[in-house]
SAM riboswitch aptamer (S box leader) from a Cyclobacteriaceae bacterium, 124 nucleotides, folded computationally.
RNA sequence: UGCUUAUCCAGAAAGACGGAGGGACUGGGCCCUUAGAUGUCUUAGCAACUUGUUCUGAUAGUAACGCUACAGGAUGUUGUGCUAAUUCCCAUUCGAAAAUGAAAAUUUUCGGAGAAGAUGAGCG
Numbered sequence: 001u002g003c004u005u006a007u008c009c010a011g012a013a014a015g016a017c018g019g020a021g022g023g024a025c026u027g028g029g030c031c032c033u034u035a036g037a038u039g040u041c042u043u044a045g046c047a048a049c050u051u052g053u054u055c056u057g058a059u060a061g062u063a064a065c066g067c068u069a070c071a072g073g074a075u076g077u078u079g080u081g082c083u084a085a086u087u088c089c090c091a092u093u094c095g096a097a098a099a100u101g102a103a104a105a106u107u108u109u110c111g112g113a114g115a116a117g118a119u120g121a122g123c124g
Stems, first nucleotide, its partner, number of pairs: 001124008013043005021032003026091004044083003049079001052075006059069004087116001092113009
């Protein structure tokens, strides 16, 4: 860096350094920020993707026990990750409702899918 797959409305901050913009990119909105943001480091925490341990099973293998696999639970060892706002919201598409309007249509709200992105695991 690419492919596949799962998840993304929950959760969790202090200190030090530093000094101006930042919230991935483009546009818009809305926020954070000299009462010091974003970022880096340390410590702490969150979570349970991975891993370890452990428990359970009208499951599968075995004649059976045990063991293995599978599924689920507990725990939090390991490797990551994360610790403002839903991935901060919208953008593409489909649908529903309401308002305006003679109609075409427009606007608002809500929902589904997709794209893009993030993170994990597996593979190259």

The organism belongs to Cyclobacteriaceae, within Bacteria. Rfam family: SAM riboswitch aptamer (S box leader). About the family: The SAM riboswitch is found upstream of a number of genes which code for proteins involved in methionine or cysteine biosynthesis in Gram-positive bacteria. The prediction has a mean pLDDT of 85. It was read from a public genome assembly, where an Rfam model found it.